Source information: The part of an RNA shown here (large-subunit ribosomal RNA, domain VI) has 247 nucleotides and comes from a Crocinitomicaceae bacterium. The prediction has a mean pLDDT of 83. It was read from a public genome assembly.

[in-house]
Context: one part of a larger RNA
RNA sequence: CGUUAGAUAUUUAAGAGGACCUACCUCUGGUAGGAGAGGACCGGGGUGGACCUACCUCUGGUGUACCUGUUGUGGCGCCGGCUGCUGCAGGGUAGCUAAUAUGGAUGAGAUAAGUGCUGAAAGCAUCUAAGUAUGAAACUCGCCUCAAGAUGAGAUAUCUUUUAAGGGUCGUUGAAGACGACAACGUUGAUAGGCUGCAGGUGUAAAUCCCGUGAGGAAAAGCCAAGCAGUACUAAUUACCCGUAGA
Numbered sequence: 001c002g003u004u005a006g007a008u009a010u011u012u013a014a015g016a017g018g019a020c021c022u023a024c025c026u027c028u029g030g031u032a033g034g035a036g037a038g039g040a041c042c043g044g045g046g047u048g049g050a051c052c053u054a055c056c057u058c059u060g061g062u063g064u065a066c067c068u069g070u071u072g073u074g075g076c077g078c079c080g081g082c083u084g085c086u087g088c089a090g091g092g093u094a095g096c097u098a099a100u101a102u103g104g105a106u107g108a109g110a111u112a113a114g115u116g117c118u119g120a121a122a123g124c125a126u127c128u129a130a131g132u133a134u135g136a137a138a139c140u141c142g143c144c145u146c147a148a149g150a151u152g153a154g155a156u157a158u159c160u161u162u163u164a165a166g167g168g169u170c171g172u173u174g175a176a177g178a179c180g181a182c183a184a185c186g187u188u189g190a191u192a193g194g195c196u197g198c199a200g201g202u203g204u205a206a207a208u209c210c211c212g213u214g215a216g217g218a219a220a221a222g223c224c225a226a227g228c229a230g231u232a233c234u235a236a237u238u239a240c241c242c243g244u245a246g247a
Base pairs, nucleotide, nucleotide: 001149005160006159007158008157009156010155011154015146016145017144018143021049022048023047024046025045026044027043051103053101054100059098060097061096062095066091067090068089069088070087072085073084074083075082076081107141108140109139114134115133116132117131166242167241168240169239170186171185172184173183174182191235192234193233194231195230196229197228198227200224201223202222208218209217210216
């Protein structure tokens, strides 16, 4: 810009893409068949490999914004102590991850080579000429994803008949993100921060007191990131712009 008024939702599916893999073990069965050696088809069950997708419950990795210990050295101090160098070391929330979980199927249709039935031309024979059956990871569906610019522009519901409906700017943000975009929220509010509580991590803080020579106790303490809730304390104020008439 189009889709012939403009919007907001929900959809149908023409079409497009993805997937389609495979090994071994076992039962049938040491059976059929075979002199023996050796050793099945068909069918059932199980365990894997690689690949795809999802996800963090378990087990791990990372986790320079969490906690603790501690050497050296520098700095600060209210002289109790604190702090820099991710100093080194032991752990570790969220997230991201390996791990984990799922999948390839079952089935339908029409077929290929092939195998047939009936059957003439050609009194026989013949799967073929008329007719008819079966038959593959290939084909058309079926499974998953996208999809009406499918200009063939579809459908349904609702809203607006005018400083309209709706959208944008702006602001608070995000399991969204290079930027746009997308998604949530903007006081009729839990969007982010703060605070409170909980979960979870670390591992029992300083100061003081108690007993003691001491370890220890008061203390599952103290501190705490990204997690889950609650709570308007702070910030989402006010406002502006587009849209505005076709049948």